[in-house]
RNA sequence: UUCUUCAGGGUUGGGUGAAAUUCCCUACUGGCGGUACAGUCCGCGACCCGUGGUAAGUAGGUUUGCCACGGCUGACCCGGUGCAACUCCGGGACCAACAGUACAGUCUGGAUGAAAGAAGAA
Numbered sequence: 001u002u003c004u005u006c007a008g009g010g011u012u013g014g015g016u017g018a019a020a021u022u023c024c025c026u027a028c029u030g031g032c033g034g035u036a037c038a039g040u041c042c043g044c045g046a047c048c049c050g051u052g053g054u055a056a057g058u059a060g061g062u063u064u065g066c067c068a069c070g071g072c073u074g075a076c077c078c079g080g081u082g083c084a085a086c087u088c089c090g091g092g093a094c095c096a097a098c099a100g101u102a103c104a105g106u107c108u109g110g111a112u113g114a115a116a117g118a119a120g121a122a
Stems, first nucleotide, its partner, number of pairs: 001122006013025003027106002029096002031044004039094002048071010076092005098109003
């Protein structure tokens, strides 16, 4: 450098209601790299937004796909051990894109997608 494979988990039990796995009580889940073992530190991916290019559709306004660049991007404290931990142990908290639907981290959908990256082959 090229190629191949892999690469996200979770609504239990109950209440109200015409209707909720969406509300209320309870339960459950935690992508990738770094670092003393991390959902909450540092960095990244995904989602979302914008600009430019390109292709297709449209009478046109403009829409959609792809590529590049840029932007946005949630949440933690106390005690203990230790050379060292916002990472371990104990305790108590908190957070989780967009679209749909009775208001969704957990259902359905874009997604049999994309990707941080991991492993392997030449």
Notes:
RNAcentral holds the sequence, with entries from MGnify. This is a predicted structure of a 122-nucleotide RNA (FMN riboswitch aptamer (RFN element)) from uncultured Acetatifactor sp. Taxonomically the source falls in Acetatifactor (Bacteria, Bacillati, Clostridia, Lachnospiraceae). The prediction has a mean pLDDT of 85.